[in-house]
């Protein structure tokens, strides 16, 4: 929102929407290309690739490097979107965390 029913406000069942988890996709990853900083720095802009896959592709932090030159590293942490799936009660049993006690 709709249906059924009778207890006329409850209650079945369907659809849709919402939330949260959990799974998939992708590594919020990689390549190329132009600007731009410089040990108080180490950015930006573009394009390509990645997905049975639209759309994104950045924030932050810690840290190696880099003896002043164009180049940059590892890690940690955040989610957005697509799909797909579940979400109730009860019993038992194992393991984990939290908290309280001794």
């Nucleotide at each position: 929102c709709a249906u059924a029913a009778c207890u006329u406000g409850u209650u079945u069942u369907g659809c849709c929407g919402g939330u949260c988890u959990c799974a998939u996709a992708u590594a919020u990853c990689c390549u190329c290309g132009g600007c731009g900083a410089u040990a108080u720095g180490g950015g930006c802009c573009g394009a390509g690739a990645g997905u049975a896959u639209c759309u994104a592709c950045c924030g932050g932090g810690c840290u190696g490097c880099c003896g002043u030159a164009a180049a940059c590293u590892g890690c940690c942490u955040g989610a957005c979107u697509a799909u797909g799936a579940g979400a109730g009660g009860g019993a038992u049993g194992c393991u984990u965390a939290g908290u309280g006690c001794g």

The prediction has a mean pLDDT of 78. A computed fold for a 102-nucleotide RNA from a Bacillota bacterium, annotated as Purine riboswitch aptamer. It was read from a public genome assembly, where an Rfam model found it. The source organism's lineage runs through Bacteria, Bacillati and Bacillota.